[in-house]
């Protein structure tokens, strides 16, 4: 310096023919139990890394910046 990958809920990932974002796990109540644990139900929780652009709409399609990881020199 030059190429490629990721950035989405506390964590760990899903989610693209562009149409108002989930799931396990964690937490919080609840039911059960003599209590705990387990199991089950509920429910809180997200500016989709940031700015910009296309568009009727943008997690996604373009450019750009940061971070992380990996190559190559």
């Nucleotide at each position: 310096g030059c190429c490629g990958a990721a950035g989405u809920a506390g964590c760990u990932c899903a989610g693209u023919u562009g149409g108002u974002a989930g799931a396990g796990c964690a937490c919080a109540g609840c039911u059960u139990u003599c209590g705990u644990a387990a199991a089950g139900c509920u429910g809180g929780g997200g500016u989709c890394a940031c700015c910009g652009g296309u568009u009727c709409a943008a997690u996604c399609c373009c450019g750009g910046u940061c971070u992380u990881c990996g190559g190559c020199u």